[in-house]
The prediction has a mean pLDDT of 85. This is a predicted structure of a 78-nucleotide RNA (c-di-GMP-I riboswitch aptamer) from a Geobacteraceae bacterium. The sequence was found by an Rfam model in a public genome assembly. The source organism's lineage runs through Bacteria, Thermodesulfobacteriota, Desulfuromonadia, Geobacterales and Geobacteraceae.

RNA sequence: UCACCGAAAAGGUGAAACCUGGGUAACCAGGUGGCACAAAGCUACCAUCCUUGACAAGAGGAUAGAGGGGCUGCCGAG
Numbered sequence: 001u002c003a004c005c006g007a008a009a010a011g012g013u014g015a016a017a018c019c020u021g022g023g024u025a026a027c028c029a030g031g032u033g034g035c036a037c038a039a040a041g042c043u044a045c046c047a048u049c050c051u052u053g054a055c056a057a058g059a060g061g062a063u064a065g066a067g068g069g070g071c072u073g074c075c076g077a078g
Stems, first nucleotide, its partner, number of pairs: 004078001005076002012037002017032006035065001041071003045068002047063006
């Protein structure tokens, strides 16, 4: 240095539920909270969901904490 792996430490993210607000909806933002996560960092390519449409094509939107793909990356017991 690369690959694997995930002990320790530091730092990070922040499930459910509840409250407030936004959206036709999927879902989102903030607060409390902390289930978990070594990619729970980024990315809508696949995929899934919502709306419109006629059930189709098409169009618009949502999900990165179901899964796959792509890009990047902290620490170091072994």